[in-house]
């Protein structure tokens, strides 16, 4: 990088640092000199992985990942439902994360 899988409406700091940009892409709408973002620390969750169990499932959080504004922040395609405006609901696509494979 490609593929194949599950997972995405819950949870997470009044902490250091650092100094302008930042939520993936397009539109919107946000967030940020009352210091964002990134890194440390601290958390959170529990995908591997550990441990107990035939299994179903359970503990635990020392190990590997992950994640810690807003539902992946909403839209984006398509079909439906309502409506003057819009609102909404169901699949998909793109995207993240894990774990396999190539």
């Nucleotide at each position: 990088c490609u593929c194949u899988u599950a997972u995405c409406c819950a949870g997470a700091g009044u902490g250091g640092u650092c100094g302008a940009g930042g939520g993936a892409c397009u539109g919107g709408c946000c967030c940020g000199a009352u210091g964002a973002c990134g890194c440390c620390c601290g958390g959170c969750a529990a995908c591997c992985g550990g441990c107990a169990g035939c299994a179903a499932u359970g503990c635990a959080g020392u190990g590997g990942u992950g994640c810690u504004a807003a539902u992946u922040c909403c839209a984006g395609c398509a079909g439906g439902a309502u409506u003057u405006a819009u609102u909404c609901c169901u699949g998909g696509g793109a995207g993240a994360u894990g774990a396999g494979a190539g």